The RNA shown here (transfer RNA) has 72 nucleotides and comes from a Solirubrobacterales bacterium. It matches the Rfam family "tRNA". Rfam classes the family as a transfer RNA. Rfam describes the family as follows. Transfer RNA (tRNA) molecules are approximately 80 nucleotides in length. Gene Ontology term of the family: triplet codon-amino acid adaptor activity. The organism belongs to Solirubrobacterales, within Bacteria.

């Protein structure tokens, strides 16, 4: 430099054909409990950046940045 894959709550991860962003762990609150544990219920919290397309973008297009693999 070129090619391919990826970037989503604190962490890991899903999101199909563009239409309310899923789940687990963790965190917060409540109930239960001999208990700061276990169990149950509820809650907060995220789309790498800047543009474009569209009524509407995590998703499609462009450029850039970062990570992984391959080629030279």
């Nucleotide at each position: 430099u070129c090619c391919g894959g990826g970037g989503u709550g604190g962490u890991c991860c899903a999101g199909c054909u563009g239409g309310u962003a899923c789940g687990a762990c963790g965190c917060c609150g409540g109930c239960u409990u001999c208990u700061g544990g276990u169990g149950c219920c509820g809650g907060a919290a995220a789309c790498c950046a800047a543009g474009g397309u569209u009524c509407g973008a995590g998703u499609c297009c462009u450029u850039g940045c970062c990570c992984c693999g391959g080629a030279g």